[in-house]
RNA sequence: CGCGAAAUGGCAAACGGCCCGAAAGGGUCGGACGCAAAGCUACGGGUCUAAGGCCAAAGUGGGCUAUGAUCGCCGGGCUGCCGAAG
Numbered sequence: 001c002g003c004g005a006a007a008u009g010g011c012a013a014a015c016g017g018c019c020c021g022a023a024a025g026g027g028u029c030g031g032a033c034g035c036a037a038a039g040c041u042a043c044g045g046g047u048c049u050a051a052g053g054c055c056a057a058a059g060u061g062g063g064c065u066a067u068g069a070u071c072g073c074c075g076g077g078c079u080g081c082c083g084a085a086g
Base pairs, nucleotide, nucleotide: 001086003083004082010035011034015030016029017028018027019026020025033072039078040077041076043075044074045073046070047069048068052065053064054063055062
């Protein structure tokens, strides 16, 4: 150290209850699939949603769009516990 054996401790996917939200999704409790940054940050890309807006349609409910969401999709930035081998 851009490394990850051991130990201490930490986080918590799916799923379920309750709550918030138009939705995506989020909070909390239970629960553990996993995680060495699964700590923080939407800065770049990706992905999801479409309330509002615009367009179309009018026995119609469709299309486009992020200002919404995701850091447990990838990358960047900031911070950080432990320490054997290398």

Record summary
This is a predicted structure of an 86-nucleotide RNA (c-di-GMP-I-GGC riboswitch aptamer) from a Bacillota bacterium. The coordinates come from a structure-prediction model, not an experiment, and the mean pLDDT is 90. The sequence was found by an Rfam model in a public genome assembly. Rfam family: c-di-GMP-I-GGC riboswitch aptamer. Its family is annotated with cyclic-di-GMP binding in the Gene Ontology.